[in-house]
RNA sequence: UCCUGGCUCAGAACGAACGUUGGCGGCGUGGAUGAGGCAUGCAAGUCGCGCGUGAAAGUCUCUUCGGAGGCGAGUAAAGCGGCGGACGGGUGAGUAACACGUAAUCAAGCUACCCUCGAGACCGGGAUAACCGGAGGAAACUCCGGCUAAUACCGAAUGGUCUUCGGGAAACGCAUGUUUCCGUUGUAAACGGUGGGGCUCCUUCGGGACCUGCUGCUCGAGGAGGCGAUUGCGGCCUAUCAGCUUGUUGGUGUGGUAACGGCGCACCAAGGCAUCGACGGGUAGCGGGCCUGAGAGGGUGGUCCGUCACACUGGGACUGAGACACUGCCCAGACUCCUACGGGAGGCUGCAGUCGAGAAUCUUCCGCAAUGGGGCGAAAGCCUGACGGAGCGACGCCGCGUGUGGGACGAAGGCCCUUGGGUUGUAAACCACUGUCCACGGGUUAUGAAUGGGCCGUCGUAAAUAGCGGCGGUGUUGACGUAUGCUCGAGAGGAAGCACCGGCUAACUCUGUGCCAGCAGCCGCGGUAAUACAGAGGGUGCGAACGUUGUUCGGAAUUACUGGGCAUAAAGCGCGCGUAGGCGGCCUCGUAAGUGUGGAGUGAAAGCCCACGGCUCAACCGUGGAACUGCUUUGCAUACUGCGAGGCUAGAGGAUGGUAGGGGAGAGCAGAACUCCUGGUGGAGCGGUGAAAUGCGUAGAUAUCAGGAGGAAUACCGGCGGCGAAGGCGGCUCUCUGGUCCAUAUCUGACGCUGAGGUGCGAAAGCCAGGGUAGCGAACGGGAUUAGAUACCCCGGUAGUCCUGGCCGUAAACGAUGGGCACUAGUUAAAGGUCCUCCUGUGGGGUCUUUGGCGAAGCAAAUGUGUUAAGUGCCCCGCCUGGGGAGUAUGGUCGCAAGGCUAAAACUCAAAGGAAUUGACGGGGGCUCACACAAGCGGUGGAGCAUGUGGUUUAAUUCGAUGCAACGCGAAGAACCUUACCCAGCCUUGACAUGCAGGGAUAACUUUGGUGAAAGCCUCGGGAUUGCCUUCGGGUGUAACCUGCACAGGUGUUGCAUGGCUGUCGUCAGCUCGUGUCGUGAGAUGUCGGGUUAAGUCCCUUAACGAGCGAAACCCCUAUCACUAGUUGCCAGCGGGUUCGGCCGGGGACUCUAGUGAGACUGCCGUUGUCAAAACGGAGGAAGGUGGGGAUGACGUCAAGUCAUCAUGGCCCUUACGCCUGGGGCGACACACGUGCUACAAUGGUCGGGACAGAGGGAAGCAAAGCCGCGAGGUGGAGCAAAUCCCAAAAACCCGGCCCCAGUUCGGAUUGCAGGCUGCAACUCGCCUGCAUGAAGUUCGGAAUCGCUAGUAAUCGCGGAUCAGCAAUGCCGCGGUGAAUAUGUUCCUGAG
Repeated sequence: UCCUGGCUCAGAACGAACGUUGGCGGCGUGGAUGAGGCAUGCAAGUCGCGCGUGAAAGUCUCUUCGGAGGCGAGUAAAGCGGCGGACGGGUGAGUAACACGUAAUCAAGCUACCCUCGAGACCGGGAUAACCGGAGGAAACUCCGGCUAAUACCGAAUGGUCUUCGGGAAACGCAUGUUUCCGUUGUAAACGGUGGGGCUCCUUCGGGACCUGCUGCUCGAGGAGGCGAUUGCGGCCUAUCAGCUUGUUGGUGUGGUAACGGCGCACCAAGGCAUCGACGGGUAGCGGGCCUGAGAGGGUGGUCCGUCACACUGGGACUGAGACACUGCCCAGACUCCUACGGGAGGCUGCAGUCGAGAAUCUUCCGCAAUGGGGCGAAAGCCUGACGGAGCGACGCCGCGUGUGGGACGAAGGCCCUUGGGUUGUAAACCACUGUCCACGGGUUAUGAAUGGGCCGUCGUAAAUAGCGGCGGUGUUGACGUAUGCUCGAGAGGAAGCACCGGCUAACUCUGUGCCAGCAGCCGCGGUAAUACAGAGGGUGCGAACGUUGUUCGGAAUUACUGGGCAUAAAGCGCGCGUAGGCGGCCUCGUAAGUGUGGAGUGAAAGCCCACGGCUCAACCGUGGAACUGCUUUGCAUACUGCGAGGCUAGAGGAUGGUAGGGGAGAGCAGAACUCCUGGUGGAGCGGUGAAAUGCGUAGAUAUCAGGAGGAAUACCGGCGGCGAAGGCGGCUCUCUGGUCCAUAUCUGACGCUGAGGUGCGAAAGCCAGGGUAGCGAACGGGAUUAGAUACCCCGGUAGUCCUGGCCGUAAACGAUGGGCACUAGUUAAAGGUCCUCCUGUGGGGUCUUUGGCGAAGCAAAUGUGUUAAGUGCCCCGCCUGGGGAGUAUGGUCGCAAGGCUAAAACUCAAAGGAAUUGACGGGGGCUCACACAAGCGGUGGAGCAUGUGGUUUAAUUCGAUGCAACGCGAAGAACCUUACCCAGCCUUGACAUGCAGGGAUAACUUUGGUGAAAGCCUCGGGAUUGCCUUCGGGUGUAACCUGCACAGGUGUUGCAUGGCUGUCGUCAGCUCGUGUCGUGAGAUGUCGGGUUAAGUCCCUUAACGAGCGAAACCCCUAUCACUAGUUGCCAGCGGGUUCGGCCGGGGACUCUAGUGAGACUGCCGUUGUCAAAACGGAGGAAGGUGGGGAUGACGUCAAGUCAUCAUGGCCCUUACGCCUGGGGCGACACACGUGCUACAAUGGUCGGGACAGAGGGAAGCAAAGCCGCGAGGUGGAGCAAAUCCCAAAAACCCGGCCCCAGUUCGGAUUGCAGGCUGCAACUCGCCUGCAUGAAGUUCGGAAUCGCUAGUAAUCGCGGAUCAGCAAUGCCGCGGUGAAUAUGUUCCUGAG
C1' cells in the first nucleotide's frame, strides 16, 4: 500500500429514565419492575304490568292520657318468583398447544334473549319463604313449631313434521349415511299479567264471563348471532436432550357427553411416535399490526381491534341456554383481620388510592348530558369507575409565540491583536409601527340534543272517535363549562435555552493547568505555547426544548434467499467403500403433482397508501378507493421437472486380445558392510575434537590375516522415472492376489454422480503379550564448552527401532487446493500402449492414458494459477464468520493407558492476519572500496611537568561542550579589567536608546573641600557658545541638565518553540525530477544487467528517453618553458672602486619578482578488450593517465551543538535576576581520565669553529651600530610605513675537542638566594636571568590504543595572530634534513 477482518460513528424509532432549561394550545399517551401486600369508597342490578306480606319519622283528628284512627303508603323494606350476575372492565402468571393465524369440515353438535312461520295453552293437587311464636351463639349465623301466595313446584289429559322402536319404498349424497312415507312408544304449558270496551249474562258490586289490544307461556320448523368439536398448512432456541410411550397405538363391548373420540372402564391384539428432530430442557400469550429497511429481511406485540388464558395458591363440582364462574358455592393451603378462644370474616390482574421494591409511570375528581353502549322493566325509570369529560406529567406528535421595519465606515463594554485594526454587530441604544398568541379587563356566542314524557294532528289495528303502534308538529333535557369561537380595550409590554466546535462531523481563538486536574463513541488528547482538560470571547447545530443513558433495526454483502467465502487471510473431513437423501443421458405415448394462465370464495374493522372532505393549518378525525404479495376451489395449457408405460446407446459396466509397474500378502535365497567370538602376525598406542578429556589398550588394543556367529538394511541402476485411494512401496526367486492403460466395438441397456450417519484402511511415536537385538539410540551416566549448560560436541548406553498377535487413530496425514462431468489458445519434455508412413533410421506423422516445465485469455488482494485451473458452468458433500481465553473447561462417547472425537462461557483486547512495497538490521550471501586490517615507521598507556575534563572541596571555585563527532574545546592571552560567580558598599528613568510633560542658561571642560576601600554622596569656584523678537527691562523656543511618565536593562529560562551558523556520516557516490511505460496501489522502471572507473566515470545492452543536485571540470598555490616588465631584486659580459661587499657606472642575459600565455588530451605507438569504454606496456616530455596540494561538502541523518557571538517567539525579574565599585574566585586538591612537552641518553650530551632557508611581522611599532652588565636586560638611537631598514641568531648539518655507559658532563622537576622586565598594582596569581639545588625516570613503559603510503612519516629550527606582560609545551603557518613498507583482502572497523 492493497486485501481480509473485527471494533466504532453519522440515520430512524421508543409506554422510556436522568441532567440543564421551560411561554401557550390541540390531539394522543402514562405501573414495562413484585401475577408483591392492601386501609377506604365506589365498580350489577332490576321488575309491584308474577306473588304474599308490609313499616317508621312527620303531620292531622280523637282520647279513658294507656293509646286509637286518617294521611304518610300499599310507600320504604325484606322475602318468594323471573331475567341478568358466563357480558362489560382488568392482567399476561401459565401455555410451544389445534393456544393463535389462515383455509376448510361437523351426514358428530348445542344455543336463553331477538326475528319469521305453524300448532297449542284442558283438568287438578300439595307445599314453602316472608310473617308469627320459641331456642342457641360474642359474632357470623343457625335450629324447632305454626300460617300463607304465585308466571315457584307436582300429577293426569290432548298432541304434530318432536322422540323411541319397527317396516318397506323412493330419491339423493360424502364412507358411516341423509331426506321423504307408514305404524308404534314417550314427552307440554302460566284458564298468566295488563289496558280499553257498547250490548248480553253472572256477581260477594270490587269485578268476572264476553269482545279487543299489548305482553308473557308450551311444542315444532326456520333465521340471525354465539359457542363446541375436527383437519391441512404456518410461525422460537437447544442434539453438550437420541431414543420416547402401557391408556400407550388399534379393535370389540359398555358407560359418559350437546356431540365424535381411550373421554372413562372391561377384554383382546402389540402397536404408535422419531434425524422431515420424537422425548427432554430453556424461553414465550398469539394475531391484525408497530419500528426499521431500497427490498428481502431483522426486531417487537404497550395504547386500539380480534382471540386465548388467568382471577390469593391448588383442587372440585353445583346452578344455568351458557361457567367448572374476577366482586357465586365447597374443600385444602399461605397470608391478613375480628373474637367472649368456642368460632368466624376476607381476596383491587375493576376505577381511584396506599405501602413496598424500583431509574421510572397520574386524581381516593365530575357526570350518566352523549353512545343505533349494557342489564332489568310494558313504560316512566333505576343501575352502570363501560363510557363521556375534567385533573396531573414537555412522555410523544403537531401548531403558535417570545415582535416587525428603519438604524453607524460601526457607540460603550467584552474578546482578540502584527497595535494598523478586527470581531461581537444592525446586534443594542434610538426612531417608526404592528397587536398574532398567552396572560389581563369588558362585551357577545355556538356545535355536541337525537330522544323520552305531556299536548295537538294524522295513518294502521279494531266493532270502536277507547286502547296500542307509526309519522308530523309543539316544546323539555348539558357532566364538560368561569369551556369554545368572535369582538373591543391597553401594552413590546410577561415568554430562550441546550449541546457541540482534534478527525470521523457543521463550527477557533485567548487564558489557566502542566501525564496534574480532567476528557473520551472509536482513533486518542494532557509531561509549559493544548483549536481535544477548565473558563472566556467567538462560532456551529437544534430550539420549548437540548443533551446523556438504555433498547431495536439500519449502515453490516459482518450468516450472504435476494447477496459471501474456504492454495497462502478464518475455512476441504488423512483416504476409501457405502446407507438415507440430493441430483441425473436420448426418443415416443399417457397423466397433470410441481409450473403457467383465467374464473369464484375468502383475506374483519382499525392501521399503511391514494383521493376527497371536517376542525383557521397541522397533528387528529370522517367518507370512498386501492392494497392485504396469502389460502381454498374450479376451468384450461403441457415446453420443462415429477410420476406411469415402451424403446435407444453416446454415460456406466461386462467380454476378448494385449500391456508396464519398488501395488499387496506369504515363503525361500544372496552379497557387501558392521559388531562379537576363536586363532595367527604385531608391539604402544588407539579413539575422538575447534582444542581436549572421559573411554579402550602390555591381562596385547588399534592395524592386519584366516575361520565362525548374529541381526538389521538392501550401494551402483535411480531418473521432478514407476505403482497405489491415501498412509506408503526399492536386493533376487517362487506362489497367491488388487487395480490401471491400450486395441476390438461383441454383450447389458442409465445399471450413473455424490454421499449426512455408518464402516474399513490409516506414517511416526506410544501401549499390551511373546520373541529378537548387529548397528543406531530418547531416558540415564561420564567428559568437555559455558557466567550457568538439565543443550549443541565427545565416550558409553536402557527402552525403542526388527518379528508375531492385539490396541491407539493422530501429523506441516500438504498440491496447506473435497469428489464427479462438460467446455475453454498453445508450446516443450518425459513414461506406458497403439495406428499410419518411407529416403529403414538413434526417422517422420497421428491417437489414448500418465508425469513435469513455460505460458494466451480469464481469474485473483497480490504472490500466483492457467486442459493435472485457483478459468467457465452444472451436481453432491464437508467446513468458516475478529484476536486471546481454547481445541481448553464441563458433559457425553471411544481407549488398558497415553490420550482421541464432540466442544463452550466468563473475562479481556482494537486489533489479530494475508500478499506485496520501501528502508533499516543480521555472529545471511555475493561484488567493491577506505592507513580498515596486514606489511612498515614513530608514538600514547609507565615518569616529571604543562594544559583540559570528571570528581571532591568552597562564600564562589560563573557558564556551556559529554561515545566516535566533549576533554591544549568556546578561550587567537582570567593579576585589576575581562567576568557572566562570591562577599561587601552604593544607585534607581538607571551604564545605554527614543518620545512626552514641567522646570530650565546653571554646558562641555576645569577646579576646592569633606567622607569613603573605591564607587557614590555632600560641596566651593572658574567657564564659552546659542535661534527668534525686543521698547534692551526682558519675552519666547531649545541641546545639555533636573523632576516626573512611557520605558530601558537582564550572560535570567526554554537549542525539545526558532532563524542563522557549525559538527558528523563523508569528498562517501550517491540523491532526485519531467515525460513515457508497468502495477488496483504503495511503488517500480530510468538508477538494473555485462564491462570499466577514484567516481551513478564512461561504454555496451536495454521501456525507457532526457534532465537536475552531487563526482569531474571551471578557481587558487606548486612543478617546466616562453613573452612582457626590470626596482627596493639580480650581476654573465664591459668600466670604476674597496681589506671585503652589486659598493658605483651600467646591463636584462641568468636567478628572482608578478602579470600574460604555452604545456598533458590516453593525443601517438603496440597488446588486450565486444569494431566500445577502458586497461597494460612504450615513445616523447619538466610533468602521464584526476602530476602534487587547496578551496569546494548533494538529498538527508543524529529533536547532534549553540537562547553565553548575533537575532528571535513564549515565560520570568523591575529600589532588582538591572547598574556601579573594592576585594576574592574562575589558579582550590586525597584522586581519575584525555591531549601534549621534556626525558630516560653515545644515531647522544657538551665546548669551540663553519654553512645553507622559507614564510611572516613592524609606527603607542620593529629597532641596527656603539657602550654597560656573566645574563635577563640597560643605554643608545642610525634606518625603516618596508623585495631597500629592523626583528634575524635559523637549527638539525659539517669540522675539531672532551665525556665512556654511570641515575652519569643523561634528565631536568623541585626548592633557596640574587636579579631583570611589563604593568596603577606581580601576596593569592606573570614571564625572564644568574648562582646553587638536582626529584621521578635506566635495554623505551601491562592490558589496551593512536597517526602515517612520499617530499609523506620521522626529525630540526623559524614566523605570526591574540597580547601592557604572560603561564604558548597550545593553535595557525614556514621551510631544512628526509625514510621504511604494501604479498594481499581471510579477519577487525566503517562505507557503497